The part of an RNA shown here (small-subunit ribosomal RNA, 5' domain) has 516 nucleotides and comes from Candidatus Niyogibacteria bacterium RIFCSPLOWO2_12_FULL_41_13.
Context: one part of a larger RNA
RNA sequence: GGAUGAACGCUGGCGGCGUGGAUAAGGCAUGCAAGUCGCGCGGACACGAUUUGAGAUUACAUCAAUAAUUGCGUUAGCGGCAAACGGGGUAGUAAUAGGCAGGUAGAUUCCUCUAAGACGGGUAUAAUUCGCCGAAAGGCGGACUAAUUCCCGAUAGUUCCCGCAAGGGUAAACGGAGCAAUCCGCUUGGAGAUUCGCCUGCUCGCUAUCAGCUAGUUGGCAGGGUAACGGCCUACCAAGGCGAUGACGGCUAGGGGGAGUGAGAGCUUGUUCCCCACCAGGGACACUGCGACACGGGUCCCACACCUACGGGUGGCAGCAGCCGAGAAUAUUGGACAAUGGGCGAAAGCCUGAUCCAGCGACGCCGCGUGGAGGAUGAAAUCCCUCGGGAUGUAAACUCCUUUUCUCCGGGAUAAAGUCUGGUCCGCAAGGGCCGGAUUGAUAGUACUGGAGGAAUAAGGGCCUGCUAACCUCGUGCCAGCAGCAGCGGUAAUACGAGGGGCCCGAGCGUUAUCC
Numbered sequence: 001g002g003a004u005g006a007a008c009g010c011u012g013g014c015g016g017c018g019u020g021g022a023u024a025a026g027g028c029a030u031g032c033a034a035g036u037c038g039c040g041c042g043g044a045c046a047c048g049a050u051u052u053g054a055g056a057u058u059a060c061a062u063c064a065a066u067a068a069u070u071g072c073g074u075u076a077g078c079g080g081c082a083a084a085c086g087g088g089g090u091a092g093u094a095a096u097a098g099g100c101a102g103g104u105a106g107a108u109u110c111c112u113c114u115a116a117g118a119c120g121g122g123u124a125u126a127a128u129u130c131g132c133c134g135a136a137a138g139g140c141g142g143a144c145u146a147a148u149u150c151c152c153g154a155u156a157g158u159u160c161c162c163g164c165a166a167g168g169g170u171a172a173a174c175g176g177a178g179c180a181a182u183c184c185g186c187u188u189g190g191a192g193a194u195u196c197g198c199c200u201g202c203u204c205g206c207u208a209u210c211a212g213c214u215a216g217u218u219g220g221c222a223g224g225g226u227a228a229c230g231g232c233c234u235a236c237c238a239a240g241g242c243g244a245u246g247a248c249g250g251c252u253a254g255g256g257g258g259a260g261u262g263a264g265a266g267c268u269u270g271u272u273c274c275c276c277a278c279c280a281g282g283g284a285c286a287c288u289g290c291g292a293c294a295c296g297g298g299u300c301c302c303a304c305a306c307c308u309a310c311g312g313g314u315g316g317c318a319g320c321a322g323c324c325g326a327g328a329a330u331a332u333u334g335g336a337c338a339a340u341g342g343g344c345g346a347a348a349g350c351c352u353g354a355u356c357c358a359g360c361g362a363c364g365c366c367g368c369g370u371g372g373a374g375g376a377u378g379a380a381a382u383c384c385c386u387c388g389g390g391a392u393g394u395a396a397a398c399u400c401c402u403u404u405u406c407u408c409c410g411g412g413a414u415a416a417a418g419u420c421u422g423g424u425c426c427g428c429a430a431g432g433g434c435c436g437g438a439u440u441g442a443u444a445g446u447a448c449u450g451g452a453g454g455a456a457u458a459a460g461g462g463c464c465u466g467c468u469a470a471c472c473u474c475g476u477g478c479c480a481g482c483a484g485c486a487g488c489g490g491u492a493a494u495a496c497g498a499g500g501g502g503c504c505c506g507a508g509c510g511u512u513a514u515c516c
Base pairs, nucleotide, nucleotide: 001516002515003514004513006512007511008510009509010508013368014367015366016365017364018363019361020360026324027323028322030321031320032319035081036080037079040078041077043075044074045073047071048070049069050068051067055063056062057061088279089278090277098203099202100201101200102199103198104197106196107195111192112191113190114189115188116187117186119153120152121151122150128143129142130141131140132139133138160169161168162167175184176183177182205251206250207249212242213241214240217239218238219237220236222234223233224232254276255275256274257273258269259268260267261266281302282301283300284299285298304315305314306313307312332358334357335356336355340354341352342351343350344349371401372400373399374398381392382391383390384389406453407452408451409450410449411448415443418439419438420437421436422435423434424433425432426431460505461504462503463502464501465486466485467484471500472499473498474497475496481488482487
């Protein structure tokens, strides 16, 4: 000199873009952060329509309980898909991680292409209803019922699985929408795509004041297990395996793309953003599932906290806000799904603290402004003085001008693509192209822009002995104090304090910490 997720002191006008819990992976009140599908299913409820018509009033006729059918809507439950993504954190991990380069004994819901199939039966269960237990959380029993829930049988072809072969084995929802065409689904193969598992090599901190380490240890055989290879696991057999090219141990640490600095080599670093890994109060375990050993799923143990009728229960912000704590220190209990993306759905749509925006902080970078021109041998005031004068200083006043910014009054976006609908063209259709209409913006009456007004609303901080740009006077008298280093201060201190003047930066300026 440069840099920072900074903090502290003094000061502080505006905007754009970024960025903001680095400490206690300490504890958390409250709200929200994962739902969706009624075009899978049976109910329940609400509102209608049609038929029925007990009964009431009655001149015609009107009202209408009940029952049946049907339409539209809502949705607690069953069922499907999602919930393994997205979001957060960096505790652990020095290698089961990461980076680079290879490999294969494997899996892959949804998606695309392709082939074939979907026949015949069955009984459960929630909801509902009845009864019971419990303070609650919740639970038990009886009866009844549906399905794209579950089960059995058939079929299984040169396709799938086992097998050398013979042979054996394994499936489904004729479900939903529609007048229909048809579409969406179901089952089993094959191919693709994607995602993931596993293996190998090289590489990736400090420490020898850690020198020996190892019993599933190293290999084999057989079996089990897995989607899959394998001591992954078990029994048996052998006695191996690793190590100064640093095993084993200890300490520290998430890794990379990158970032800072530097001419480079290098050194330091891993905040925001992206990729990977790991974690979810501490520990263990499995279930479901294409996928988890699962942050907002489950079971058990522990610690903590809360409720309790003392019998027993409930909870997990390292999601977004917010609170306490500790700390030098780090923000709103905001708006919207308009856009982008995700889940579900045939769709309309619903959900989305992802995201997009707004709020707060000079925390950083960048930009703009705090006026411009003229104006004296030079006001006043202050400071210095050799008392002649000199400096602040064109600075001010004053004159003319401008209006960025500011205040007020108006206009007012891009971000919108979609969606619904009408027409037309292509197409068997699904769908697509073109034209028209309606409609969709949180940000935001914001950005931007027109007009009016008036220099109006806006300057400080550090330093002035040398390094190092900038000097006089007074006060003080080794005192009070300064200080990065050298060093200043003991009566003329350019080094302390003040005044005047000056220098450097400027909405900042200094200090501290850390890296080059």
It was read from a public genome assembly. Rfam family: Bacterial small subunit ribosomal RNA. The prediction has a mean pLDDT of 85.